RNA sequence: ACACGUGCUCCGGGGUCGGUGCAAUUCCGAGCCGGCGGUGACAGUCCGCGACCCGCACGCGCCUCGGCGCGGGUGGUUGACCUGGUGGAACUCCAGGACCGACGGUGACAGUCCGGAUGGGAGGAGACGUGG
Numbered sequence: 001a002c003a004c005g006u007g008c009u010c011c012g013g014g015g016u017c018g019g020u021g022c023a024a025u026u027c028c029g030a031g032c033c034g035g036c037g038g039u040g041a042c043a044g045u046c047c048g049c050g051a052c053c054c055g056c057a058c059g060c061g062c063c064u065c066g067g068c069g070c071g072g073g074u075g076g077u078u079g080a081c082c083u084g085g086u087g088g089a090a091c092u093c094c095a096g097g098a099c100c101g102a103c104g105g106u107g108a109c110a111g112u113c114c115g116g117a118u119g120g121g122a123g124g125a126g127a128c129g130u131g132g
Stems, first nucleotide, its partner, number of pairs: 002131005008126004016030004031112002033101002035049004044099002053076004058071005081097005103115003
């Protein structure tokens, strides 16, 4: 160094200025940002996953017996790219031009502000154990 395991540990999402206006980091103008694994070579736009949202059965708790809350599990939903170049190979690199972004809140419509969230999390690193 490999495989499997665990009442284990740590890590695990970024981004603003100006104008109008009584009021906007929400409108208008110009900017800025890009989770995780995969891939013939590096990906917001390919393939898949997570977050958000909706449902299902189960367990636990509460209850005014209608339901409600929490938990792990399971199913569903879930945005957006082209052209040219290089190359053995790139929707991933280079050049150019595009596009996308949960829910709730707000004096006015939010990827960028505030909140659920000191949460959850794909996963990453390690510790320990077992095996040959």